[in-house]
Molecule: TPP riboswitch aptamer (THI element)
Organism: Candidatus Eiseniibacteriota bacterium
């Protein structure tokens, strides 16, 4: 001398579905709010919680999207090198690259 995974503190972004049932309302083949249960997840308003923060599939858009699978969500494939997306500061140690000394 280059480099830096990880961790800490402040700051910030993000999502909250699905399916059975109760009860209210409505403009009632159904839709909306409240609410007990299943179910996937990190996370299903639990919230002082989870998860991401530029090396960003956290999260949005496209999309009521295509194909598989499922009661449906989830999941697995695509869209997708697609176009958006939220960061300082601290501690932090392996590798690397010169050089000087020993052998």
């Nucleotide at each position: 001398g280059u480099c830096g995974a990880g961790u800490g503190u402040u700051g910030g972004g993000g999502g909250u579905g699905u399916c059975c049932g109760g009860c209210g309302c409505c403009g009632c083949g159904g839709g909306c709010g409240c609410u007990g249960g299943g179910c996937u997840g990190a996370g299903a308003a639990u919230a002082u919680a989870c998860c991401c923060c530029u090396g960003g599939a956290a999260c949005c858009u496209g999309a009521u999207c295509c194909g598989g699978c499922u009661c449906a969500c989830a999941c697995c494939g695509g869209c997708g090198a697609a176009g958006g997306g939220a960061a300082a500061c601290a501690c932090g140690g392996a590798g690397c690259c010169g050089a000087g000394c020993u052998u």